Predicted 3D model of a 71-nucleotide RNA (transfer RNA) from a Candidatus Dojkabacteria bacterium. Its Rfam family is "tRNA". It is annotated as a transfer RNA. Its family is annotated with triplet codon-amino acid adaptor activity in the Gene Ontology. It was read from a public genome assembly. Its mean pLDDT, the model's own confidence on a scale to 100, is 81.
RNA sequence: GGUGUCAUAGCCAAGUGGUAAGGCAUGAGUCUGCAAAACUCUGAUCCCGGGUUCGAAUCCCGGUGACACCU
Numbered sequence: 001g002g003u004g005u006c007a008u009a010g011c012c013a014a015g016u017g018g019u020a021a022g023g024c025a026u027g028a029g030u031c032u033g034c035a036a037a038a039c040u041c042u043g044a045u046c047c048c049g050g051g052u053u054c055g056a057a058u059c060c061c062g063g064u065g066a067c068a069c070c071u
Stems, first nucleotide, its partner, number of pairs: 001070007010024003018054001027041004047063005
């Protein structure tokens, strides 16, 4: 220098055009004499900037970062 893959909540992670699942953790509450356990509730400008579209996490372009391969 080239090619490919990836970037989603504090962490893991699903989601291939129609209001972003789930688990762990955090916080609040119920319960308890106090705790623990259990149960309920709680949160996302989807890496950044543009474009296409009635509508974009998703498609396109550019950038940033990580990883792998080629040279």